[in-house]
The RNA shown here (c-di-GMP-I riboswitch aptamer) has 86 nucleotides and comes from Alkalimonas sp. Its mean pLDDT, the model's own confidence on a scale to 100, is 83. The organism belongs to Alkalimonas, within Bacteria.
RNA sequence: UUUUAAUUUCGGCAAGGCAGAUGAAAGUCUGCUCACGCAAAACUAUGGGCCUAACAGUGAGAACUUACGGCUGCCAGGUUGCAAUU
Numbered sequence: 001u002u003u004u005a006a007u008u009u010c011g012g013c014a015a016g017g018c019a020g021a022u023g024a025a026a027g028u029c030u031g032c033u034c035a036c037g038c039a040a041a042a043c044u045a046u047g048g049g050c051c052u053a054a055c056a057g058u059g060a061g062a063a064c065u066u067a068c069g070g071c072u073g074c075c076a077g078g079u080u081g082c083a084a085u086u
Stems, first nucleotide, its partner, number of pairs: 005086003012038002016033007036073001042079003046076003049071003056065003
């Protein structure tokens, strides 16, 4: 000096609540309030898992199946990044 792991400085993100927008829904976005937590809680839907079921199909009906729709703060993988100490 570089890499890996742990700790964590200055800081970073923001669970939840309220309001609005958007969407069939799941959900997402914005603002306010706040901090549940996170050392990648930054990005990525690649694998698994989970959520929704508009369209479509089945059904007398109630309903059922289904992602091309979502969840990265569900678990992993990939990419990127961080002062200092060990």